Record summary: A computed fold for a 315-nucleotide RNA, annotated as Bacterial RNase P class A. Its Rfam family is "Bacterial RNase P class A". Gene Ontology terms of the family: ribonuclease P activity, dimeric ribonuclease P complex and tRNA processing. It is annotated as a ribozyme. The coordinates come from a structure-prediction model, not an experiment, and the mean pLDDT is 76. It was read from a public genome assembly, where an Rfam model found it.

RNA sequence: CAAGCGGAACGAUCUGUCGCGCAUCGGUUUUAGAUGUGAGGAAAGUCCGGACAGGACAGGGCACCCUGCUGCGGAAAGCGCAGAUAGAAGUGAUUUUAUACCGCCCGUAACAGAAAACAACCGCCGAAAGGUAAGGGUGAAAACGUGGGGCAAGAGCCCACGACCGGCGUCAGCGAUGCCGCCGGGGUACGGCGUCAGGGCCUGCAAAACCAAAUAUACUGGCAGCUGAGGGUUGCCCGCCCGAUUGCCAGGGGGUAGGUCGCGAAGAUAAAUGACAGAACAAAACAGAAACCGGCUUACGGUUCCGCUUCAUCC
Numbered sequence: 001c002a003a004g005c006g007g008a009a010c011g012a013u014c015u016g017u018c019g020c021g022c023a024u025c026g027g028u029u030u031u032a033g034a035u036g037u038g039a040g041g042a043a044a045g046u047c048c049g050g051a052c053a054g055g056a057c058a059g060g061g062c063a064c065c066c067u068g069c070u071g072c073g074g075a076a077a078g079c080g081c082a083g084a085u086a087g088a089a090g091u092g093a094u095u096u097u098a099u100a101c102c103g104c105c106c107g108u109a110a111c112a113g114a115a116a117a118c119a120a121c122c123g124c125c126g127a128a129a130g131g132u133a134a135g136g137g138u139g140a141a142a143a144c145g146u147g148g149g150g151c152a153a154g155a156g157c158c159c160a161c162g163a164c165c166g167g168c169g170u171c172a173g174c175g176a177u178g179c180c181g182c183c184g185g186g187g188u189a190c191g192g193c194g195u196c197a198g199g200g201c202c203u204g205c206a207a208a209a210c211c212a213a214a215u216a217u218a219c220u221g222g223c224a225g226c227u228g229a230g231g232g233u234u235g236c237c238c239g240c241c242c243g244a245u246u247g248c249c250a251g252g253g254g255g256u257a258g259g260u261c262g263c264g265a266a267g268a269u270a271a272a273u274g275a276c277a278g279a280a281c282a283a284a285a286c287a288g289a290a291a292c293c294g295g296c297u298u299a300c301g302g303u304u305c306c307g308c309u310u311c312a313u314c315c
Base pairs, nucleotide, nucleotide: 002310003309004308005307006306007305008304009303010302013279014278015277016276017275018274020038021037022036023035024034025033040286044297045296047295048294049293050292052204053203054202055201064200065199066198067197068196069083070082071081072080073079084099085098086097087096088095089094100195101194105192106191107190108189109188121136122135123132124131125130144162145161146160147159148158149157164185165184166183167182168181169180171178172177209260210259211258217253219251220250221249222248223247224246225245230242231241232240233239
């Protein structure tokens, strides 16, 4: 110098003129003025969690949904940081994927191959019954590997060494885990709607709360009218009392329009947050708050800083 890797920050500023929303101020009484303030790193997607609010809810279980290595942080999170084990990409800095369990139940193992899991076939042994994962070359993977013993033929059936898995112990680490030693094991691998552990009620600021018109009206009282069914008062009659119904007047609860609040040092109404000129020959990308907070994800022209890698050239 070039090409890269990881991390962090910025996303325009100033001046002038004009304009918009909100608040305050004083004038004034309906309009102008002054001052202050007015989008983002993602305001986005609305994916995860919370706060707040209403509804539901004795307690427990099933079902359904989510999560699943370790430590720390965090209110929590399908969150962040650091790490462990195994794998993948890259020369490298570095990036990236997976990780509770398989005893029961269930599924898958394409192509190839005799066979993809208590098996059958060829082959081998055997008089037969039957035994046989040693051989059968394919595959990503074939019933631990090599050697020896053993056997009718064979086989971890037995033995030695080795690999793998599990348990225990010493040491290192907070831990996942690692090194070493001892003991044990032999029907694979992966997965699920199977099992285990932890968590999860529903709906969302158009939540919710407060005030509350007109009209209609539950209910209450008064007055008037009509009909007086029915009931009570003594068995019957009279009398007396209550009384369905209609109209008017008054009271009156709930709900609607509307208003307030929730609501903020932008903030509501669906609506504001801008334009032009100059400094400077350039202002550009993604993008525009609608109740709030923490994350994640996605989009983005350009600029700056820090650490690191590789190659080449020159000294």